[in-house]
Molecule: c-di-GMP-I-GGC riboswitch aptamer
RNA sequence: UUCGAUAAAGGCAAACCCAUCAAAAGGUGGGGACGCAAAGCCACGGGCCUAAGGCAAGGUCAUUGCUAUGGCAGCCGGGUUGCCGGAU
Numbered sequence: 001u002u003c004g005a006u007a008a009a010g011g012c013a014a015a016c017c018c019a020u021c022a023a024a025a026g027g028u029g030g031g032g033a034c035g036c037a038a039a040g041c042c043a044c045g046g047g048c049c050u051a052a053g054g055c056a057a058g059g060u061c062a063u064u065g066c067u068a069u070g071g072c073a074g075c076c077g078g079g080u081u082g083c084c085g086g087a088u
Base pairs, nucleotide, nucleotide: 001087002086003085004084011036012035016031017030018029019028020027021026034074040080041079042078044077045076046075047072048071049070053067054066055065056064057063
């Protein structure tokens, strides 16, 4: 530099369940393993989820629509750090 082997030391943990925080999406802790060679970290670009608040419609109500300032790093790209080993 490049690659990820039926190796080894180890790591993470989807769905689902319980608790908890949150308006929700989702987060965190415990259980649990579908998977993962960056499934470590960063919302920078695209994408996706949610809509409390705001705006609009509507009878002013109910309700509906739009909107991220809220999220997803286990959607893709990018950035950044890094274990073990193979090849060079």